[in-house]
RNA sequence: GGCCCUAUCGUCUAGUGGUUAGGACAUUGGGUUUUCAUCCCAAAAACCGGGAUUCGACUUCCCGUGGGGCCG
Numbered sequence: 001g002g003c004c005c006u007a008u009c010g011u012c013u014a015g016u017g018g019u020u021a022g023g024a025c026a027u028u029g030g031g032u033u034u035u036c037a038u039c040c041c042a043a044a045a046a047c048c049g050g051g052a053u054u055c056g057a058c059u060u061c062c063c064g065u066g067g068g069g070c071c072g
Stems, first nucleotide, its partner, number of pairs: 001071007010025004018055001027043005048064005
């Protein structure tokens, strides 16, 4: 330098154009317990950036950025 894959809560992950963006772990608050742990309830927390298509984009397309891989 060329090609391919990939980017969603703190972490892992689901989501094939319209629905409140869902789940697990973690965190915080409360309940239970003599206390801790366990268990139960609740809360906060995310679509990499820009543009295009569309009535409507996390989703499709293009460019960029980050990560991974292959080739030279």
The RNA shown here (transfer RNA) has 72 nucleotides and comes from Candidatus Nealsonbacteria bacterium CG11_big_fil_rev_8_21_14_0_20_35_11. RNAcentral records the identical sequence in 5 taxa. It matches the Rfam family "tRNA". It is annotated as a transfer RNA. The literature on the family includes a 1993 paper in Trends Biochem Sci by Hou, "The tertiary structure of tRNA and the development of the genetic code". Its mean pLDDT, the model's own confidence on a scale to 100, is 81.